[in-house]
Context: one part of a larger RNA
RNA sequence: GGCGUAUGGGGGAUGCCUAGGCUCUCAGAGGCGAUGAAGGACGUGAUAAGCUGCGAUAAGCUACGGGUAUUGGCAAAUACGACUUAAUCCGUAGAUUUCCGAAUGGGACAACCCAAUUAGUUGAAGACUAAUUAUCCGAAAGGAGGCAAACCCGGAGAACUGAAACAUCUAAGUACCCGGAGGAAGAGAAAACAAUAGUGAUUCUGUUAGUAGUGGCGAGCGAACGCGGAAUAGCCCAAACCCAAUAUGUUACGGCAUGUUGGGGGUUGUAGGACUACAAUAUUUGAUAAUAAAUGAAUCUGAAUCAUCUGGGAAGUUGAUCCAUAGAGGGUGAGAGACCCGUAAGAGUAAGAUUAUUAUUGAUAGUAGUAUCCUGAGUAGGGCGGGACAGGUGAAAUCCCGUCUGAAUCUGCCGGCACCAUCCGGUAAGGCUAAAUACUCCUGAGAGACCGAUAGUGAACAAGUACCGUGAGGGAAAGGUGAAAAGUACCCUGAAUAAGGGGGUGAAAUAGUACCUGAAACCAUACGCUU
Numbered sequence: 001g002g003c004g005u006a007u008g009g010g011g012g013a014u015g016c017c018u019a020g021g022c023u024c025u026c027a028g029a030g031g032c033g034a035u036g037a038a039g040g041a042c043g044u045g046a047u048a049a050g051c052u053g054c055g056a057u058a059a060g061c062u063a064c065g066g067g068u069a070u071u072g073g074c075a076a077a078u079a080c081g082a083c084u085u086a087a088u089c090c091g092u093a094g095a096u097u098u099c100c101g102a103a104u105g106g107g108a109c110a111a112c113c114c115a116a117u118u119a120g121u122u123g124a125a126g127a128c129u130a131a132u133u134a135u136c137c138g139a140a141a142g143g144a145g146g147c148a149a150a151c152c153c154g155g156a157g158a159a160c161u162g163a164a165a166c167a168u169c170u171a172a173g174u175a176c177c178c179g180g181a182g183g184a185a186g187a188g189a190a191a192a193c194a195a196u197a198g199u200g201a202u203u204c205u206g207u208u209a210g211u212a213g214u215g216g217c218g219a220g221c222g223a224a225c226g227c228g229g230a231a232u233a234g235c236c237c238a239a240a241c242c243c244a245a246u247a248u249g250u251u252a253c254g255g256c257a258u259g260u261u262g263g264g265g266g267u268u269g270u271a272g273g274a275c276u277a278c279a280a281u282a283u284u285u286g287a288u289a290a291u292a293a294a295u296g297a298a299u300c301u302g303a304a305u306c307a308u309c310u311g312g313g314a315a316g317u318u319g320a321u322c323c324a325u326a327g328a329g330g331g332u333g334a335g336a337g338a339c340c341c342g343u344a345a346g347a348g349u350a351a352g353a354u355u356a357u358u359a360u361u362g363a364u365a366g367u368a369g370u371a372u373c374c375u376g377a378g379u380a381g382g383g384c385g386g387g388a389c390a391g392g393u394g395a396a397a398u399c400c401c402g403u404c405u406g407a408a409u410c411u412g413c414c415g416g417c418a419c420c421a422u423c424c425g426g427u428a429a430g431g432c433u434a435a436a437u438a439c440u441c442c443u444g445a446g447a448g449a450c451c452g453a454u455a456g457u458g459a460a461c462a463a464g465u466a467c468c469g470u471g472a473g474g475g476a477a478a479g480g481u482g483a484a485a486a487g488u489a490c491c492c493u494g495a496a497u498a499a500g501g502g503g504g505u506g507a508a509a510u511a512g513u514a515c516c517u518g519a520a521a522c523c524a525u526a527c528g529c530u531u
Stems, first nucleotide, its partner, number of pairs: 001530009015516001016480002020451002022448007029440002031147002039100003042055003046078001050074002061094006070082003105114003115133007135144003151182001152180004162169001166216001192199002203230005213221002234432003237376001241264010269410001271375004275369004284363010295352001299347003305320003309316001321338002323327001329341003381405008391417001412427005467474002487515001490502004
């Protein structure tokens, strides 16, 4: 020096665990904000810092309800307290709520500075205290502004990429940006589809179907009718006509005409309505109030076991027994239906919302006739240029926009994929509308052939922390003593508050806070063999 065995050091893999995550389901909630939000700064404790809570009334104040013996958060200990005259704690409702922040009296390098007016502390100056003082919209009352995860609507709108290059095309109306709203949004009661038969608002969905089409007919893009489901709900204006008020014009002073405002009326395609003539109070439904019911926060009741053995410890073993509308789950010194918390089942109330009944008060219908009147105009349509439609200008209908034009008036007008005719369907140029659908920052209950500390969120721990960066921004590592701190009294070695040896605790200390288990690399020591 090598090999082997043994014992250690070192290190933190592995096993076990879970306080945290991940993905869903069902219910709820779907907003907060000038009554000052979201988010912060600074304070606040007998006590350094941190987290949490709170706000100069500052780990808190008040009332009511619940609850019952402890209690002053994480967080032990000390000191000092609170509480059966009911604390702590839980729920509901209030009070307080510094400064910044939309930030709003003016300013500013956020958490700071400086004012004015009125009132007060004063007799005055100064200082201080309280309230008010931003802008925009609106006649006023009043409203807006900012924040927030996704979902939704609108405006604006890429490129990489694919086409095996690339230009039309694709990616994609995607990403990003801006505006706006709601718990959903948008759409929506046929100027719709269809095809000689019919359907009957919208939305979502299975299929039709990767079909018909479209396409440098390349890459690709890609319907609809119909059928099956989910859910269902229909309505209101404008106008004709009538009335009132008012203004103007005119008058023969009786009025008349026109305009404006308000009320009635009326709302559609088998055309309907006005108008004329009849008839009648039905049906459905909204709001408010009272009563009742079932719900509804904290919360309450809630069955049934003992002994033996092993063991540090019984829930394990053995032997007897019991409950079960409860043998879900968790805890307890090892596997507990009967020890604890619970579980099944039941009870319970405030505010609130729901349903029903009653009352009050609104809204809501018909028949016949057809001479006249009304039925949405710079609209529909057309030319040119674009865009949306599955459809790239094509034979290109339909819809929308810019620009130039520009009808008809129910014997009307539009559509049925150029266009024309017949036929059929509908009634544009005003508006509202629940449900079925989309999403989850958040709350409650639950689930998992999801993870188990290099995993699972970046974050199981003082985590968006420490740290890095001028900044935008980037961004960690880090869990486990034990059943219980019983966390080693006392002695010794030592310079020692280091470390260790006795001794004590404990089932165990090679469980000693550098703490469960404790692999490998690596480093030692002892012994054996060997060069």
Large-subunit ribosomal RNA, domain I from Fulvivirga sp. AWR4_260, 531 nucleotides, folded computationally. Its Rfam family is "Bacterial large subunit ribosomal RNA". The full RNA is in RNAcentral, with records from ENA. Model confidence (mean pLDDT): 83 of 100. The organism belongs to Fulvivirga, within Bacteria.